[in-house]
């Protein structure tokens, strides 16, 4: 230096193509349960959807630029 994926909750990802409430597991707290503890049920709390312009009514989703992983090619 070209090329390509990937960046969403504390982890791991889904959701993006076909714009219209921001989820899921786990983990965290708390409640059941149990002599008690783990297992199990259930309830919560918990986000700059990696930055910045634009498109639209309306962006995690599109379109550009830029930032950082990871793969290839040279």
């Nucleotide at each position: 230096g070209c090329c390509g994926g990937c960046g969403u909750a504390g982890c791991u990802c889904a959701g993006c193509c076909u714009g219209g409430c921001a989820g899921a597991g786990c983990a965290c707290a708390c409640g059941c349960c149990u002599c008690g503890u783990a297992a199990g049920c259930g309830u919560g709390g918990g986000g700059u959807c990696c930055c910045g312009u634009g498109u639209u009514c309306a962006a995690c989703u599109c379109a550009c630029g830029g930032c950082g992983c990871c793969g290839g090619c040279u």
A computed fold for a 74-nucleotide RNA from a Nitrososphaerota archaeon, annotated as transfer RNA. The prediction has a mean pLDDT of 84. Its Rfam family is "tRNA". Rfam classes the family as a transfer RNA. RNAcentral holds the sequence, with entries from ENA.